[in-house]
């Protein structure tokens, strides 16, 4: 230098155009003599960044960071 794949919550991760979730952790409470489990509430996202289409974009295009894999 070409090519592809990935990028959404503290973490792993879904979600292929119409209210952005789920499990793990995290704070309350609830149960217990404590602890462990278990129940029930609850905060925490500019969907890597910036355009562009569209009534509407995480989801489609287009540029560009970043990380992985191949090809030279």
């Nucleotide at each position: 230098g070409c090519g592809g794949c990935c990028g959404u919550a503290a973490u792993u991760c879904a979600g292929u155009g119409g209210u952005a979730g789920a499990a793990u952790g995290c704070a309350g409470c609830c149960u217990u003599c404590c602890c462990a489990a278990g129940g029930c509430u609850g905060a925490c996202g500019u969907c890597g960044u910036g355009g562009g289409u569209u009534c509407g974009a995480a989801u489609c295009c287009c540029a560009u960071c970043g990380g992985c894999c191949g090809c030279u």
Predicted 3D model of a 72-nucleotide RNA (transfer RNA) from a Planctomycetota bacterium. The coordinates come from a structure-prediction model, not an experiment, and the mean pLDDT is 80. Rfam family: tRNA. Rfam classes the family as a transfer RNA. Its family is annotated with triplet codon-amino acid adaptor activity in the Gene Ontology. Taxonomically the source falls in Planctomycetota (Bacteria, Pseudomonadati).